This is a predicted structure of a 111-nucleotide RNA (SAM riboswitch aptamer (S box leader)) from Olivibacter sitiensis DSM 17696.
Model confidence (mean pLDDT): 79 of 100.
The sequence was found by an Rfam model in a public genome assembly.
It matches the Rfam family "SAM riboswitch aptamer (S box leader)". Its family is annotated with regulation of gene expression in the Gene Ontology.
The organism belongs to Olivibacter sitiensis, within Bacteria.
RNA sequence: GAUUUAUAAAGAAGUGGCGAGAGACCGGCUCUAUGACCCACUGGCAACCAUCCAAAGCAGACAUGGAUAAGGUGCCAAAUCCUGUCCCAGACAAACUGGGGAAUAUAAAUA
Numbered sequence: 001g002a003u004u005u006a007u008a009a010a011g012a013a014g015u016g017g018c019g020a021g022a023g024a025c026c027g028g029c030u031c032u033a034u035g036a037c038c039c040a041c042u043g044g045c046a047a048c049c050a051u052c053c054a055a056a057g058c059a060g061a062c063a064u065g066g067a068u069a070a071g072g073u074g075c076c077a078a079a080u081c082c083u084g085u086c087c088c089a090g091a092c093a094a095a096c097u098g099g100g101g102a103a104u105a106u107a108a109a110u111a
Stems, first nucleotide, its partner, number of pairs: 002110007013042005021031003025084001027082002043076003048072002050068005080103001086100005
């Protein structure tokens, strides 16, 4: 990098270093020399993996609900910041709105 499944309007920042772009891409909008982005340390959020409990069950596994946070990841501006190409609905066209898919991110798994 590919495939599958799940989730994505909640939540959580300080210090130091560096020094110019950053927010995936497009358009918008925003952040940024009052130092962003990135890196390191410390702290935190969350609960995917994990552990425990409940009910059911002969038993085990899967699935469901709840609790925990030591460990493996992840995350800590803005809804995945908004939007886009496709499909559906709102009678039709334009505009707009809502839903879905695609795309993106993360986790778990597979080859």